Source information: The RNA shown here (Glycine riboswitch aptamer) has 108 nucleotides and comes from a Chloroflexota bacterium. The organism belongs to Chloroflexota, within Bacteria.
[in-house]
RNA sequence: AACGGGAGCAGAGGAGAGAUCCAGCCGCGCGCUGGACACCGAAGGGGCAAGUCUGGGGAUAGAUAACCCCAGGCGAAACUCUCAGGUAAAAUGGACCCUGCCCUCGCU
Numbered sequence: 001a002a003c004g005g006g007a008g009c010a011g012a013g014g015a016g017a018g019a020u021c022c023a024g025c026c027g028c029g030c031g032c033u034g035g036a037c038a039c040c041g042a043a044g045g046g047g048c049a050a051g052u053c054u055g056g057g058g059a060u061a062g063a064u065a066a067c068c069c070c071a072g073g074c075g076a077a078a079c080u081c082u083c084a085g086g087u088a089a090a091a092u093g094g095a096c097c098c099u100g101c102c103c104u105c106g107c108u
Base pairs, nucleotide, nucleotide: 001108003106004105005104006103008101009100010099011098013096018037020036021035022034023033024032025031026029038087039086040085044083045081046080047079051074052073053072054071055070056069057068058067
């Protein structure tokens, strides 16, 4: 220096779902807070498949290996749950994705 992985910062894009009902408050606003039912998945969080590891049992003439069974651990997502969050527009937030800067790791 090129390529690839990761973190941070800045910028571009970025979905879904009640302008629901009740109560309280004030600055009286399609406001805030609390509650009720309904709903959404894309902050965060939980769950698991293949696979893999460990232990036990079976199988075998025998075996600590292969194979079979059981139990447990690990185990991804935009799947799933809906704890958290959210449910007019705008704003905010937003997984993911693109660009730039910078740092770092790997490789040549």